[in-house]
RNA sequence: GCCGGCGUAGCUCAGUGGUAGAGCAGAGUCUUCAUAAGGCUAAGGUCGCUGGUCCGAUUCCAGCCGUCGGCA
Numbered sequence: 001g002c003c004g005g006c007g008u009a010g011c012u013c014a015g016u017g018g019u020a021g022a023g024c025a026g027a028g029u030c031u032u033c034a035u036a037a038g039g040c041u042a043a044g045g046u047c048g049c050u051g052g053u054c055c056g057a058u059u060c061c062a063g064c065c066g067u068c069g070g071c072a
Stems, first nucleotide, its partner, number of pairs: 001071007010024004018055001027041004048064005
C1' cells in the first nucleotide's frame, strides 16, 4: 500500500429498515438474628464519527477513525 471481519449499556453479546434487548456487574428492596444464596424493582445507550438513499436507518450505500486478520 491492497483486501476482508468487527465497533450496540461498565463488561460479554443479540437485534439486520418501523425511534434497542439479554446475561453479568453496580443501585434499591424483600426474605434471615446476621451473612451467603435467592426473589422483585428501577436505573444505565445521541447503536464509533460525518454525509447519502428512504415516509422512516442500529440495519442499506460512501468516506473517515479505531481494532483484528490476510496478502505484498
Molecule: transfer RNA
Organism: Patescibacteria group bacterium